[in-house]
RNA sequence: AAUAAGCCGUAUGACUGACGCAAAAGGGGAUAACCCCGGGGAAGUGCGGCUUUUUUCCGCCGCGCGUCUGGGCAAAAAUC
Numbered sequence: 001a002a003u004a005a006g007c008c009g010u011a012u013g014a015c016u017g018a019c020g021c022a023a024a025a026g027g028g029g030a031u032a033a034c035c036c037c038g039g040g041g042a043a044g045u046g047c048g049g050c051u052u053u054u055u056u057c058c059g060c061c062g063c064g065c066g067u068c069u070g071g072g073c074a075a076a077a078a079u080c
C1' cells in the first nucleotide's frame, strides 16, 4: 500500500403477505397468501471516515405468538 472484517456518518433502499390465537394487533377491494392507502420495520448497496489482522465462515431482512405462502440481499457456481 492492497485485501478482508467491524464501527460511525450520509445517500439510497428491495422486501414489508394469508389464516388463527389473544381484551385489542390498521382500513378498503379482490379472491387465495394479491392490489391501494395509512402508521411502523428493514437487510443490503454507493460514498466518506476510523479501527483491527488470533481474521473470516458455519448466512441476513418484515410491527406479539403459532401454522403457512411468496420474495429480496449476501456468498458460491455456470453461461453471455
Stems, first nucleotide, its partner, number of pairs: 004052009015041002017068005026037004039063001059073003